Background: A computed fold for a 141-nucleotide RNA from a Trueperaceae bacterium, annotated as FMN riboswitch aptamer (RFN element).

RNA sequence: AGACUCCUUCGGGGCAGGGUGCGAUUCCCGACCGGCAGUGAGCGCGGCAACGCCGCGUGAGUCUGCGAAGCCCGCCGAGGCGGGCCCGAACCCGUGCGACUCGGGUACCGACGGUAACAGUCCGGAUGAGAGAAGGAGAGG
Numbered sequence: 001a002g003a004c005u006c007c008u009u010c011g012g013g014g015c016a017g018g019g020u021g022c023g024a025u026u027c028c029c030g031a032c033c034g035g036c037a038g039u040g041a042g043c044g045c046g047g048c049a050a051c052g053c054c055g056c057g058u059g060a061g062u063c064u065g066c067g068a069a070g071c072c073c074g075c076c077g078a079g080g081c082g083g084g085c086c087c088g089a090a091c092c093c094g095u096g097c098g099a100c101u102c103g104g105g106u107a108c109c110g111a112c113g114g115u116a117a118c119a120g121u122c123c124g125g126a127u128g129a130g131a132g133a134a135g136g137a138g139a140g141g
Base pairs, nucleotide, nucleotide: 004138005137006136007135008134009133010132017029018028019027031121032120033110034109035066036065037064038063042058043057044056045055046054047053048052061108062107070085071084072083073082074081075080090106091105092104093103094102112124113123114122
């Protein structure tokens, strides 16, 4: 330093303004948002007898993998545990040895239940769960 076991903490954002209507943050115009890990040529900071390397931070909603929701199955001490299925959406131009990640442009996507009217954004399950992040302890070498 890595594998392993345990503990603690943390771990999701968003309809301004307007139209129609008895009624809509649900429709229409328009506005706004982007979980986790990886990759990554950009950006920032720092180090080094040192001019090219190294380290740290940041860096993709639409690439790869994962999580949540939904559906199903098994176990069970009835509180949970384990497994399976499902799992949205991107192109064009530019730069360059190299870009699905950079720069520019134009598009597109978003569980279930509820509702005076169809919801990515309101309310609810959820003071939940969770990919994982940080720190600590043990054990081991």
Model confidence (mean pLDDT): 81 of 100. It was read from a public genome assembly, where an Rfam model found it. Rfam family: FMN riboswitch aptamer (RFN element). Gene Ontology term of the family: FMN binding. From the family's description: The RFN element is a highly conserved domain that is found frequently in the 5'-untranslated regions of prokaryotic mRNAs that encode for flavin mononucleotide (FMN) biosynthesis and transport proteins.